[in-house]
Context: one part of a larger RNA
RNA sequence: GGGUUGUUAAGGAACUCGGCAAGUUGACCCCGUAACUUCGGGAGAAGGGGUGCUCAUUGAAAGAUGAGCCGCAGAGAAUAGGUCCAGGCGACUGUUUAGCAAAAACACAGCUCUCUGCUAAAUCGAAAGAUGACGUAUAGGGGGUGACGCCUGCCCGGUGCUGGAAGGUUAAGAGGAGGGGUGCAAGCUCUGAAUCGAAGCCCCAGUAAACGGCGGCCGUAACUAUAACGGUCCUAAGGUAGCGAAAUUCCUUGUCAGGUAAGUUCUGACCCGCACGAAUGGCGUAACGAUCUGGACACUGUCUCAACAGCCCACCCG
Repeated sequence: GGGUUGUUAAGGAACUCGGCAAGUUGACCCCGUAACUUCGGGAGAAGGGGUGCUCAUUGAAAGAUGAGCCGCAGAGAAUAGGUCCAGGCGACUGUUUAGCAAAAACACAGCUCUCUGCUAAAUCGAAAGAUGACGUAUAGGGGGUGACGCCUGCCCGGUGCUGGAAGGUUAAGAGGAGGGGUGCAAGCUCUGAAUCGAAGCCCCAGUAAACGGCGGCCGUAACUAUAACGGUCCUAAGGUAGCGAAAUUCCUUGUCAGGUAAGUUCUGACCCGCACGAAUGGCGUAACGAUCUGGACACUGUCUCAACAGCCCACCCG
């Protein structure tokens, strides 16, 4: 000097990206226990008190009650929750990057769309055959969303899908007017117009919990400001409810309020949404989380600011 394990005056997060680490709490019994809530929970909420030994009473005992005794300390050592408040995300238990990521990612029950009538659809396989399933639409396959509550607006112009005994286009094939070669001819041979002729495409409809999309400019109210109102252009239709500086806000540390002596974070509002928005779901939500963010109490060598000690190593002497 390093590693590791302890102890520490006063203070107590001043440390730091961040209480990381360490500490606090801890067992059992009694009392007591809020908001919120899906009435199950939340909850061991929180917060208090007790715990040894002796004797007596009571009791079958466990124990309870009373009186007393000892210690600094009675769950006498060891093992054994820190707690609370608010918010984001995800309902939950689960799953995952074997060897940097455990999460807000995946899954999930529930919801929904779609295909499939059984030799099912779908899948594997040149095929036989097999899975589906020894199942039968309350079944099976595929896509999306993701408990629950309240809901899920407008657009079918484009793309996709579904439907459409008309019409247009259209292959092989059918057809064979007409023409060419050759031949004396019969014939042989080549070419070939109308016309008939499927799916597809065009066309006509439907369909958005299909892929997707959801405007601009100008003016206007008796202070000002703003614009319920009007005009105009464009569109398939111009973003409804709800939410909103948000895991989304560039300008931005937006503005106001709260919390602090002081707050680029946090919470509540506002709305000027660069560039939220409704199953690529919207907004809430009790419970849950080795999740993320902010705050508080308790507690502490994280720190002010370092000191001492045990063990081990380095180092020195032999």
This is a predicted structure of a 318-nucleotide part of an RNA (large-subunit ribosomal RNA, domain IV) from a fermentation metagenome. The prediction has a mean pLDDT of 89. The full RNA is in RNAcentral, with records from SILVA.